[in-house]
Predicted 3D model of a 104-nucleotide RNA (SAM riboswitch aptamer (S box leader)) from Candidatus Hydrogenedens sp. Its Rfam family is "SAM riboswitch aptamer (S box leader)". Rfam's curators write: The SAM riboswitch is found upstream of a number of genes which code for proteins involved in methionine or cysteine biosynthesis in Gram-positive bacteria. Gene Ontology term of the family: regulation of gene expression. The model forms 97% of the base pairs in the Rfam consensus. The coordinates come from a structure-prediction model, not an experiment, and the mean pLDDT is 84. The source organism's lineage runs through Bacteria, Pseudomonadati, Candidatus Hydrogenedentia, Candidatus Hydrogenedentales and Candidatus Hydrogenedens. The sequence was found by an Rfam model in a public genome assembly.
RNA sequence: CAGGUAUGCAGACGAACACGAGGGAUAUGGCCCAAUGACUGUUCGGGCAACCCGCAUAGCGGCGGGUGCCACUGCCAGCCCGGUUUUUCCGGGAACCAUGUCUG
Numbered sequence: 001c002a003g004g005u006a007u008g009c010a011g012a013c014g015a016a017c018a019c020g021a022g023g024g025a026u027a028u029g030g031c032c033c034a035a036u037g038a039c040u041g042u043u044c045g046g047g048c049a050a051c052c053c054g055c056a057u058a059g060c061g062g063c064g065g066g067u068g069c070c071a072c073u074g075c076c077a078g079c080c081c082g083g084u085u086u087u088u089c090c091g092g093g094a095a096c097c098a099u100g101u102c103u104g
Base pairs, nucleotide, nucleotide: 001104002103003102004101005100006099007098008097013045014044015043016042017041018040022033023032024031028077029076030075046070047069048068050067051066052065053064054063055062074096079093080092081091082090083089
């Protein structure tokens, strides 16, 4: 980097330093965050608990480790189908994205 697979309406945050204008993946429409400094990077401490490995157990619970994660449902929509009071709202699916894991 590519492919397969599982999950994504649950859960869990602060501080310091640096940077300095946008950011929340994707064109776009909303909504939210942002000079009271967001986003990003580094450091420190705290937490959540999905997957994988090991130990233990009859089994569950548990312990340790490897990743990951800690604003708003992947913030909502955006493509297709069905329902609908056809303004709209509800449901399902797909695509894409993210994370784990396996394979090349």